[in-house]
Molecule: SAM riboswitch aptamer (S box leader)
Organism: Holophagaceae bacterium
RNA sequence: GAGUUAUCCAGAAAGGUGGAGGGACGGGCCCUGUGAAACCUUGGCAACCUGCGAAAGCAAGGUGCCAAUUCCUGCCAUGGACGCGCAAGCGGACAUGGAGAGAUGUCGA
Numbered sequence: 001g002a003g004u005u006a007u008c009c010a011g012a013a014a015g016g017u018g019g020a021g022g023g024a025c026g027g028g029c030c031c032u033g034u035g036a037a038a039c040c041u042u043g044g045c046a047a048c049c050u051g052c053g054a055a056a057g058c059a060a061g062g063u064g065c066c067a068a069u070u071c072c073u074g075c076c077a078u079g080g081a082c083g084c085g086c087a088a089g090c091g092g093a094c095a096u097g098g099a100g101a102g103a104u105g106u107c108g109a
Base pairs, nucleotide, nucleotide: 003107005105006104007103008102013042014041015040016039017038021031022030023029025074026073027072028071043066044065045064048062049061050059051058052057070101075098076097077096078095079094082091083090084089
C1' cells in the first nucleotide's frame, strides 16, 4: 500500500505531560482554557482474528474502540406537508431506499 470481504442506530474514561485546536474532506452543526490535538499510565467496552467446544457458547492472546447513529449531510431514486404560478410547471422542509466516501477487522498479489 492496490485489491477482497464483513460490520458501522449497542457499548465503554480517569489521572499525568502538554498548551490550541479537534470532530477524515466540502457544507452544516457541535466539542474545546471548566484545557483541543498528541504522548504516557491505569481502567473499561466489544468480540473481527485467535484458543477451547459437536453446538450453543466460554475465554480474552493480536487488533480495534471509549462526545454526539460513521454527529448530520453531499450523488441517484421514490414519496412529499407547504410555497410560487392563470396554467404548464418550478421550488421544497421532511421521510424512505440505494450508491459513493470514510472507519475498523479478515484475507491478501